A computed fold for a 1374-nucleotide RNA from Mallotus nudiflorus, annotated as small-subunit ribosomal RNA. The coordinates come from a structure-prediction model, not an experiment, and the mean pLDDT is 81. Lineage of the source: Eukaryota > Streptophyta > Euphyllophyta > eudicotyledons > Mallotus. Rfam family: Bacterial small subunit ribosomal RNA.
RNA sequence: AGAGUUCGAUCCUGGCUCAAGAUAAACAUUGGCCGCAUGCUUAACACAUACAAGUCAGAUGGGAAGUGGUGUUUCCAGUGCCAGACGAGUGAGUAAUACAUAAGAAUCUGCCCUUGGGAGGGGAACAAUAGUUGGAAAUGGUUGCUAAUACCCCAUAGACUGAGGAGCAAAAGGAGGAACUCGCCCGAGGAGGGGUUCAUGUCUAAUUAGGUAGUUUGUAAGGCAAUAGCUUACCAAGGAGAUGAUCAAUAGCUGGUCUGAGAGGAUGAUCAACCACACUAGGACUAAGACACGGCCCAGACUCCUAUGAGAGGCAGUAGUGGGGAAUUUUUCGCAAUGGGUGAAAGCCUAACGGAGCAAUGCCAUGUGGAGGUAAAAGGCCUACAGGUCAUGAACUUCUUUUCUCAGAGAAGAAGCAAUGAUGGUAUCUAGGGAAUAAGCAUCGACUAACUUUGUACUAGCAAUCACAAUAAUACAGAGGAUGCAAACGUUAUCCAAAAUGAUUAAGCGUAAAGUGUCUAUAAGUGGCUUUUUAAGUCCAUUGUCAAAUCCCAGGGCUCCACCCUAGACAGGCGAUGGAAACUGCCAAGUUGGAGUACGAUAAGGGUAGAGGGAAUUUUUGAUGGAGCAAUGAAAUGUUUAGAGAUCUUAAAGAACACUAACAGUGAAAGCACUCUAUUGGGCCGACACUGACACUGAGAGACAAAAGCUAGGGUAGCAAAUGCGAUUAGAUACCCCAGUAGUCCUAGCCAUAAAUGAUGGAUAAUGGGUGCUAUGCAUAUCGACCCAUGUAGUGUUGUAGCUCACACGUUAAACAUCCUACCUGGGGAGUACGUUCACAAGAAUGAAACUCAAAGGAAUUGAUGGGGGCCUGCACAAGCGAUGGAGCAUGUGGUUUAAUUCGAUGCAAAGUAGAGAACUUUACUAGGGCUUGACAUGCUAUGAAUCCUCUUGAAAGAGAGGGGUGCCCUUGAGAACGCAAACACAGGUGGUGCAUGGCUAUCGUCAGCUCAUGCCAUAAGAAGGUGAGGAUGAUGUCAAGUCAUCAUACCCUUUAUGCCCUGGGAGACACACAUGCUACAAUGGCUGAGACAAAGGGUCACGAUCCUAUAAGGGUGAGCUAACUCUAAAAACUCAUCCUCAGUUCAAAUUGCAGGCUGUAACUUACCUGCAUGAAGCUGGAAUGGCUAGUAAUCGCCGGUCAACCAUAUAGUGGUGAAUUCAUUCCCGAGCCUUAUACACACCACCCAUCACACUAUGUGAGCUAGCCAUGCCUGAACUCAUUACCUUAACCACAAGGAGGGGGAUGCCGAAGGCAAGGCCAGUGACUAAAGUGAAGUCGUAACAAGGUAGUUGUACUGGAAGGUGCAGUUG
Repeated sequence: AGAGUUCGAUCCUGGCUCAAGAUAAACAUUGGCCGCAUGCUUAACACAUACAAGUCAGAUGGGAAGUGGUGUUUCCAGUGCCAGACGAGUGAGUAAUACAUAAGAAUCUGCCCUUGGGAGGGGAACAAUAGUUGGAAAUGGUUGCUAAUACCCCAUAGACUGAGGAGCAAAAGGAGGAACUCGCCCGAGGAGGGGUUCAUGUCUAAUUAGGUAGUUUGUAAGGCAAUAGCUUACCAAGGAGAUGAUCAAUAGCUGGUCUGAGAGGAUGAUCAACCACACUAGGACUAAGACACGGCCCAGACUCCUAUGAGAGGCAGUAGUGGGGAAUUUUUCGCAAUGGGUGAAAGCCUAACGGAGCAAUGCCAUGUGGAGGUAAAAGGCCUACAGGUCAUGAACUUCUUUUCUCAGAGAAGAAGCAAUGAUGGUAUCUAGGGAAUAAGCAUCGACUAACUUUGUACUAGCAAUCACAAUAAUACAGAGGAUGCAAACGUUAUCCAAAAUGAUUAAGCGUAAAGUGUCUAUAAGUGGCUUUUUAAGUCCAUUGUCAAAUCCCAGGGCUCCACCCUAGACAGGCGAUGGAAACUGCCAAGUUGGAGUACGAUAAGGGUAGAGGGAAUUUUUGAUGGAGCAAUGAAAUGUUUAGAGAUCUUAAAGAACACUAACAGUGAAAGCACUCUAUUGGGCCGACACUGACACUGAGAGACAAAAGCUAGGGUAGCAAAUGCGAUUAGAUACCCCAGUAGUCCUAGCCAUAAAUGAUGGAUAAUGGGUGCUAUGCAUAUCGACCCAUGUAGUGUUGUAGCUCACACGUUAAACAUCCUACCUGGGGAGUACGUUCACAAGAAUGAAACUCAAAGGAAUUGAUGGGGGCCUGCACAAGCGAUGGAGCAUGUGGUUUAAUUCGAUGCAAAGUAGAGAACUUUACUAGGGCUUGACAUGCUAUGAAUCCUCUUGAAAGAGAGGGGUGCCCUUGAGAACGCAAACACAGGUGGUGCAUGGCUAUCGUCAGCUCAUGCCAUAAGAAGGUGAGGAUGAUGUCAAGUCAUCAUACCCUUUAUGCCCUGGGAGACACACAUGCUACAAUGGCUGAGACAAAGGGUCACGAUCCUAUAAGGGUGAGCUAACUCUAAAAACUCAUCCUCAGUUCAAAUUGCAGGCUGUAACUUACCUGCAUGAAGCUGGAAUGGCUAGUAAUCGCCGGUCAACCAUAUAGUGGUGAAUUCAUUCCCGAGCCUUAUACACACCACCCAUCACACUAUGUGAGCUAGCCAUGCCUGAACUCAUUACCUUAACCACAAGGAGGGGGAUGCCGAAGGCAAGGCCAGUGACUAAAGUGAAGUCGUAACAAGGUAGUUGUACUGGAAGGUGCAGUUG
């Protein structure tokens, strides 16, 4: 410090995710050791048991033990003194009665320190104890006795009450022979501690805006240690709040801790300071101090005990238990140290504390060995089969002993003469032993260091994100190897950083989220020039403080480190003192430039009100006239002989104002246009008279605000939501047509929203130009106009610098700066829900969350596409010629059939294609018969030369038997080739995947692109010139096009079969459909006869002349030719002549019968050829479609390949005869180029919207129901304090005996917790039904949007429809 992720690619915006660090952590796996720390974050839930606060016997009286007695000593209940308010725990409450920092005045203070005095005289009780007695117990009642440093009275005053007067107020002794010591009372001062006041700071919410009634001030009284409405009575009506009161939610606060470069953000365990609490709530007592954790009273809940009458209790002390939970320890040792209580002290007590135990919970240290050692052992894994790697790693040799074990020695911590150690026989040291006791976890697709193999096959699984897995997974699982860290390592949770995604430092707002519709103006913020005062801000210096610990830093101590000790220190905050006066502020005085007033002119659809006008439309009067009019893509509904439409004339009504008109003018915006009048607002220009900073912005607030809509009353010509009809359509709640109501118009009043847009808030200063327009000046000119030059204000265009992601903006800024203000922080949910305010309503304003996604988005680029545009080209159309589509036949395909009809090819670019020849073979299919190392290859072993001949059996393959025979080469070892046999490795496969592939091929397309070199810019990409009037190539690519059945090949499958051999059959079937062709339908013809003219090919297992023969196919013979020589071979159309005469014919030839021929082992399925006989359909072919531009189409024959023969009418060639037409690019089709739009990029077979149906999820409403919290009113009213008191009672003192003072009890009153009643507020849970939303692999209906998306889209509003939507009105261009 960055990285991944939106796209085909790019830049940007913007979210999500990751890498670092941290933790009081938990969980999985694993686990040697030392030290130092830490250890219920949840239920302030409930607690068994033990302990955590006592001490003093030299204060007092007494009891017991002990001694023979006195005295001394020891133990103990009770009275009494001090302590128990500390220490220890927890964080419920608390948003200020708290805390932090800094100040203050009206206060208290036991023990401690310093200091001044005093301590005289009397008295009455109560415990204990003893007797008696109640109760189960806890615990009492009663009678009698008694001491004190317990209690009471009197005297004494320098202290208190403002003075005077008057009043009030103290004590305690003990021990001792004494010195002396410990105490007691009244004062003064101090230290330390506490109470109290004020300022500043301290979280969220305005969907909490009004709150307060002792509330705010005063007077008087009470009360307190002390101030004070702290309390009471009376009077006044105040005081706090938008700088956020009140209400609500959450929360102990701080030093600090974690993180961060910092500013900050988060946090408040352990340690320390403060606060609050002690089962819940209330209350006081005692005391110096409490409203008291281990004290008391009362109420409540809970638990225990009970003899049912009653009583006891409070672990948020330590250890421990249950429970909750992902989760947190021993019912340990000791007062040896530090500290606390008490005591004169010894001492006693101390779960504070010091230690040990448990836990890898954290931090730190250390080890699990060191050196040598290559046959690179075995083994694992990979492999291209050569090898590589684990790997110097192990083994092996040698060395050492931190750690481990055993034995011996053995501390410091003790301060304080001695004694005193829980820890602990610990730390540490020495000797012996022996590598001995000690390595795992995670990861290896990118981010991110580290890669292979096997298995699996959208399964199992993985995954923070992107994503992986569909039969070759570096992403799952195993293994080998590697990488990282290491007694740990991963995961999860949380915080900060990265995140400049809340921006003070330090972002933005034209199009990405974001400028309020506009203006006025309040608070508030900011503010010209000159001089003066002041010192609030500011600056400088000094100073107090911000506890310690922590952080930083220097030194030191544990072997080092963590840890600990000692010393030092920086920012920075608050306060105080002194100084400065530049800047801001304040005070005062001026000034004119900002701003304004007055003056002189001027332009304008600026506003309001009134008056007037003509054109057009519709209706109306009358006339002419006579059949349609109107509408549409085409029609129909409609209208018309009752006279429409058309033309002329008359009248009425309402609404809107052509041309001028502009890129113009004006207004704050919305908006404003016939003419005139009245009234009214603002601007600009000129001149420079006046005021003298009067300014800018502007939260809340107010005013205005298109269209639609609402209320009331008018008005209603045209237009026109809704509605009706006619069409279109699969449907058409639409587009189109005919009608038509609200509305549109006016008056009065609401509504307050628009794509209210320049998607651009306002003001100011300052910054190059060019060129238009509007208003108004100046100068020139005799005047006017023009030209030229020049100023101000407004409004356009182009453009420099600059800026911007780009597009663009650019003196009218989106540049450079300042001030003020609105707004934004991923998409969806949602501008929705709830709440509130406003509105007559419709609705407007404000405005979330749960849940869900990893994107959504902006600009530009390259493509592709468009029922966008332009240009160009092509037998693309057109102009022509001849065809296909109809018939019969041939061939191919589909379909059907079949045991099998083998397989592939399927728009152009499959279909006379692979197949340049299916009777067997081919052959891959089928039935049957056979073989299993195999028909074919290599290796190993054994054997034999091979070839050949004959017989039996069988459909054949095959099986069996017999015979003959010994080669080639040769270095004499052997080798080569071949046959046979056995077992294995294997062989074989026209089996699968052309969507795993190579190669080859088709297609766009022989279209015109691209390449080579150089320079510049460049992320995608863009752009200029030359070679070029040229040369070369024929591409890159598209269609997952075709082919695994030519061949090759990966993987999978098969192996007595999916391999191999054989015979027969099939591929040739036949209701039908399609494609390509042949022959025809005839006279431009057919038959017969005669005659003429080619080219290019092929031939030795071949072509075959000639001659003979047969009607012919053919048969016989066999000259010639290994081919410019011979053969095929006759060319045909054509020419001449005869017949036929428009008919199903002397056309056409299918079909069928008979008889033959050729090839071949074989011709039935199933060939070809010949002769005779037979003589279907067909008379030029619907919609539609294909070919062709010259030696072309058309027409006519000839020849080759394959091949035994041939299903060839095919295909590949060849020549003969030989045309017509092209005006031109409007249209159809295809291609190319340019441009444009795009929400597409799997690229229009794209993308995508809404309803409905189903499943799941969270949410709202909801008759209600059930809890909780808060406050209010009333009732009842415990304990306690205070006040009152006629009742009862009473030791000290007074009285002199009656009583009084004083005290206690009881009663009453005020206050008052809990409880009850009532009506509220807030919040939560639940709820039949219901609403919208989100998500989901395949559902249904349509096709709204993206292209002109097929009716341009969209905003606001209104109506309407299954749904997207449609329509009206106004606006906008995105």